The part of an RNA shown here (large-subunit ribosomal RNA, domain III) has 385 nucleotides and comes from a Pseudomonadota bacterium. The RNAcentral record of the full RNA draws on ENA. It matches the Rfam family "Bacterial large subunit ribosomal RNA". Rfam links the family to the GO terms ribosome and structural constituent of ribosome.

[in-house]
Context: one part of a larger RNA
RNA sequence: GAGUAGCGAUAAAGGGAGUGAAAGGCUCCCUCGCCGUAAGCCCAAGGUUUCCUGCGCAACGUUCAUCGGCGCAGGGUGAGUCGGUCCCUAAGGCGAGGCCGAAAGGCGUAGUCGAUGGGAAACUGGUCAAUAUUCCAGUACCUUCGCGUGAUGCGAUGGGGAGACGGAGAAGGUUACGCGAGCCGGGUGUUGGACGUCCCGGUUCAAGCGUGUAGGCGUGCCCCCUAGGCAAAUCCGGGGGGCUUAGCUGAGGCGUGACGACGAGCGGGCUUGUCCCGCGAAGUCGCGGAUACCCAGCUUCCAGGAAAAUCCUCUAAGCUUCAGUCGCGCGAAGACCGUACCGUAAACGGACACACGUGGGCGGGAUGAAUAUUCUCAGGCGCUU
Numbered sequence: 001g002a003g004u005a006g007c008g009a010u011a012a013a014g015g016g017a018g019u020g021a022a023a024g025g026c027u028c029c030c031u032c033g034c035c036g037u038a039a040g041c042c043c044a045a046g047g048u049u050u051c052c053u054g055c056g057c058a059a060c061g062u063u064c065a066u067c068g069g070c071g072c073a074g075g076g077u078g079a080g081u082c083g084g085u086c087c088c089u090a091a092g093g094c095g096a097g098g099c100c101g102a103a104a105g106g107c108g109u110a111g112u113c114g115a116u117g118g119g120a121a122a123c124u125g126g127u128c129a130a131u132a133u134u135c136c137a138g139u140a141c142c143u144u145c146g147c148g149u150g151a152u153g154c155g156a157u158g159g160g161g162a163g164a165c166g167g168a169g170a171a172g173g174u175u176a177c178g179c180g181a182g183c184c185g186g187g188u189g190u191u192g193g194a195c196g197u198c199c200c201g202g203u204u205c206a207a208g209c210g211u212g213u214a215g216g217c218g219u220g221c222c223c224c225c226u227a228g229g230c231a232a233a234u235c236c237g238g239g240g241g242g243c244u245u246a247g248c249u250g251a252g253g254c255g256u257g258a259c260g261a262c263g264a265g266c267g268g269g270c271u272u273g274u275c276c277c278g279c280g281a282a283g284u285c286g287c288g289g290a291u292a293c294c295c296a297g298c299u300u301c302c303a304g305g306a307a308a309a310u311c312c313u314c315u316a317a318g319c320u321u322c323a324g325u326c327g328c329g330c331g332a333a334g335a336c337c338g339u340a341c342c343g344u345a346a347a348c349g350g351a352c353a354c355a356c357g358u359g360g361g362c363g364g365g366a367u368g369a370a371u372a373u374u375c376u377c378a379g380g381c382g383c384u385u
Base pairs, nucleotide, nucleotide: 013031014030015029016028017027018026032382033381034380035379040362041361042360043359046342047341050340051075052074053073054072055071056070060068061067080141081140082338083337084336086119087118088117092113093112094111098107099106100105122139123138124137125136126135142334143333144332145331146330147329148328149327150326151325152324153319154318158314159313160312161311166301167300168299169298172294173293174292177288178287179286180285181284182203183202184201185200186199187198204261205260208256209255210254211253215249216248217247220243221242222241223240224239225238226237228236229235262283265279266278267277268276269275270273302305348357349356364376365375366374
């Protein structure tokens, strides 16, 4: 220079009460304003205690601070079913032998790793200051093992099936959700209106189990033969004959779950707070309606759209009064790791509490073709002078 520039989006504040040494900024209440395909909610990545509570204000906070993502202390993350681990493989990596190479090493078979993919099983309600598909209540389901019982050809790293898949387009049936009516509870003031009208609030419930619908696929069973499936086969494939239209799949609805929960509100209690306890009405119908489900379906097109395991089936070696397999019943077990909190952001990446960047899902109402626009619910904020 200079007490100057600046104090980081012009979404906005005002009042009352409280705490305190002190209040424009903290807490509570009332009013106002802003967002509302977000500036709300849930995940992934990343961060790693920032979460909750108590006590603090030196420093950090572009000001103040009694406040804080700050300091100190204590507390907090509960799983057979969510995700991982696990089983399986993709691109790709590694790679016994092997091939190549002055060396280092390169490539690569068997194999072994490797998810962003495939693979068993849980929902609703309640609860803490802080966790919940994890705790609690109720109602379920799966796998493995053991025992009992009945039946019985069982057996694999091998064969077959299934798993198993593209783009585009169209229609139907549904549900989520929304709206309206009805129903239930409450209110209805100052002239008129009074068994009504109007206004306000509520009208919610899953998995599982039973039924097997709209729809989609589609012949199925028996007998005989069999040059294919690297051996075998009763399995798959191929051929012939007979009788036939079986069977598989499939949203939703309905019933049950639920004589339950939730529920507007009402009553009570004190330690007066996001407090605790108790009681608890109605809980139906219609309309609209998805990019969700039926649908890995259907139609169509050419560029012709993963693999392997689990699973089912078939036999080989082998074992065949055993073992094993299948059905039913009962019982037991289900370890380990993650789980707090932020997550379009003051907690991630940008040296900062930085007008930047950051994948997926939900995203109500009115207007409307719409996730546009404007207003608004739930919810969250007024952006730290």